[in-house]
Molecule: SAM riboswitch aptamer (S box leader)
Organism: soil metagenome
RNA sequence: CUCAUCCAGAGGGGUGGAGGGAUCGGCCCGGUGAAGCCCCGGCAACCAUCACGGAUGCAUGCUCGGCGCGCGGACGGGGCUCUCCCCGCCUGCGAGGCCAGCCCGUGACAGGUGCCAAGUCCGGCCCGCAGCCAGGGUGGCUGCAGGGAAAGAUGAG
Numbered sequence: 001c002u003c004a005u006c007c008a009g010a011g012g013g014g015u016g017g018a019g020g021g022a023u024c025g026g027c028c029c030g031g032u033g034a035a036g037c038c039c040c041g042g043c044a045a046c047c048a049u050c051a052c053g054g055a056u057g058c059a060u061g062c063u064c065g066g067c068g069c070g071c072g073g074a075c076g077g078g079g080c081u082c083u084c085c086c087c088g089c090c091u092g093c094g095a096g097g098c099c100a101g102c103c104c105g106u107g108a109c110a111g112g113u114g115c116c117a118a119g120u121c122c123g124g125c126c127c128g129c130a131g132c133c134a135g136g137g138u139g140g141c142u143g144c145a146g147g148g149a150a151a152g153a154u155g156a157g
Stems, first nucleotide, its partner, number of pairs: 001157006011040005019029003023124004041116003046112002049108006061102003065099003069094005075088005120151001125148003128144006
């Protein structure tokens, strides 16, 4: 920087000794013990792994992907009725028959992370809705589990 997710879920002990909830405002948590550190436990299932299914693969989204097919060439071996035939291997071209992975879904597991007050605790910017205030003009205030953005967090790249 990009993408995905963020109204679910899950805490005890020891140590420590005043802060913590990113930021600002609010509102909370906290000597009935905050942060940090250690131990144990748990939640979840992003990644990894495995299974099943789907799509694509197909001449192209991708892979100097794989197998097979047709035509030709080199080399080696063999046959022989000998300018031919067969086999092996390498290779060029062609056509698109099948398959794999990247992709999607479901499930299993718990290896790598993460997490275990309150929706990411709520708001901040824009919009919507409702109410109120002001009234020459498109304004202000309050509210809302409203919609979007920003910011942040976590994972993956």